[in-house]
The RNA shown here (SAM riboswitch aptamer (S box leader)) has 134 nucleotides and comes from a soil metagenome. The coordinates come from a structure-prediction model, not an experiment, and the mean pLDDT is 82.
RNA sequence: CUCAUCCAGAGGGGCAGAGGGACCGGCCCGACGAAGCCCCGGCAACCGCGUGCGAUGCGUUACGUCCUUCUCGACGUGAGGCCGCCGCCGCAGGUGCCAACUCCGGCCCAGGGAUCCAGCCUGGGACAGAUGAG
Numbered sequence: 001c002u003c004a005u006c007c008a009g010a011g012g013g014g015c016a017g018a019g020g021g022a023c024c025g026g027c028c029c030g031a032c033g034a035a036g037c038c039c040c041g042g043c044a045a046c047c048g049c050g051u052g053c054g055a056u057g058c059g060u061u062a063c064g065u066c067c068u069u070c071u072c073g074a075c076g077u078g079a080g081g082c083c084g085c086c087g088c089c090g091c092a093g094g095u096g097c098c099a100a101c102u103c104c105g106g107c108c109c110a111g112g113g114a115u116c117c118a119g120c121c122u123g124g125g126a127c128a129g130a131u132g133a134g
Stems, first nucleotide, its partner, number of pairs: 001134006011040005019029003023106004041098003046094002048091003052088003057085003060079007102128001107125006
């Protein structure tokens, strides 16, 4: 930098001793013990692994027809899951995660009620961030 996901899920103990929730504004968590470090446990399934499953998906492949000088290509009918992609299932090796939707908002748009604005409510999209893969 690119892509995918972010309303689900999952905490105890020891050391330590005042902060933490990325930033800003709120609002929260915290001496009934924050951050950090260690041990054990768990969640999830991004990557990974599986001689697990699937042919109503795509590529592939066989045959037929058509087009074309040929290559290429179009259509139809089949085959195949020990060819790839894809979907599903299982495992848990590499990461990740285990207060609150990414805690909520920040910028823009639409709608709502109110005469209008601000503010408020609802929805959508951006921005930023986090995690994974490349």